[in-house]
RNA sequence: GGGGGCGUAGCUCAGUUGGUAGAGCGCCACGAUGGCAUCGUGGAAGUCGCCAGUUCGACUCUGGUCGCCUCCA
Numbered sequence: 001g002g003g004g005g006c007g008u009a010g011c012u013c014a015g016u017u018g019g020u021a022g023a024g025c026g027c028c029a030c031g032a033u034g035g036c037a038u039c040g041u042g043g044a045a046g047u048c049g050c051c052a053g054u055u056c057g058a059c060u061c062u063g064g065u066c067g068c069c070u071c072c073a
Stems, first nucleotide, its partner, number of pairs: 001072007010025004019056001027043006049065005
């Protein structure tokens, strides 16, 4: 320098013929217990890496760009 993959909640990851962003763990509150553990119920937490384009509408399609992983040179 070139090819490919990945980037979504605090962490690990889902989510595709373009149409309301989710789960597990963690966190907070309440309840059960004398207390802890544990269980149940409810809740908070996201500019979907960034910028632009296409579209009535973009996590999703297109271009650029940044970071990480990998292969080639």